[in-house]
RNA sequence: GCCGGUGUAGCUCAGGGGUAGAGCAACUGAUUCGUAAUCAGUAGGUCGGGGGUUCAAUUCCCCCUGCCGGCU
Numbered sequence: 001g002c003c004g005g006u007g008u009a010g011c012u013c014a015g016g017g018g019u020a021g022a023g024c025a026a027c028u029g030a031u032u033c034g035u036a037a038u039c040a041g042u043a044g045g046u047c048g049g050g051g052g053u054u055c056a057a058u059u060c061c062c063c064c065u066g067c068c069g070g071c072u
Base pairs, nucleotide, nucleotide: 001071002070003069004068005067006066007065010024011023012022013021018055026042027041028040029039030038048064049063050062051061052060
């Protein structure tokens, strides 16, 4: 330099046009003499950045960028 993958909650990842979700973690409550475990609930996101298409973009297209892999 070229090609491919990937970037979504604190962490690991789903979701591929029509209200953004799960598990773990955090917080509150119940239970316990107390802790852990368990149960119930709560909060947490400019979906990497910019532009385009669309009535509508996390999703489709283009550019930039971080990370991973391959080729030379």
Molecule: transfer RNA
Organism: Candidatus Schekmanbacteria bacterium GWA2_38_11